[in-house]
RNA sequence: UUCUUAUCAAGAGAGAGGGAGGGACUGACCCUGUGAACUCUCGGCAACCAGCGCCUUAAAAGGUGUCCCGGUGCCAAAUUCAGAGGAAUGAUAUGAAUUCCAAAGAUAAGAA
Numbered sequence: 001u002u003c004u005u006a007u008c009a010a011g012a013g014a015g016a017g018g019g020a021g022g023g024a025c026u027g028a029c030c031c032u033g034u035g036a037a038c039u040c041u042c043g044g045c046a047a048c049c050a051g052c053g054c055c056u057u058a059a060a061a062g063g064u065g066u067c068c069c070g071g072u073g074c075c076a077a078a079u080u081c082a083g084a085g086g087a088a089u090g091a092u093a094u095g096a097a098u099u100c101c102a103a104a105g106a107u108a109a110g111a112a
Stems, first nucleotide, its partner, number of pairs: 001112008013042005021031003025083004043075003048071002051066006079104001085101005
């Protein structure tokens, strides 16, 4: 980098450095000199993997709880909202609205 699977309306910030950007992309709308990105320190959230307990199972495996400690992740706003395309609903004069799927993106685990 690509593929597969799962999840994405919950949750969780202080300090130091740094100086103008940031929220993936486009549009909108936001955040930001009452200090952006980024780096470091400490803290926290969560429970994907690992660990541990319990239950089911002949087993493989599955479910569930916990998580001080391990591997990641995360700590403004729903993935901030909408965005090829498809379906449904309701309504009605035509373009919009709502919901769902899909797409895109993020993260994890596995594979190439």
A computed fold for a 112-nucleotide RNA from Oceanobacillus damuensis, annotated as SAM riboswitch aptamer (S box leader). Its mean pLDDT, the model's own confidence on a scale to 100, is 79. The organism belongs to Oceanobacillus, within Bacteria.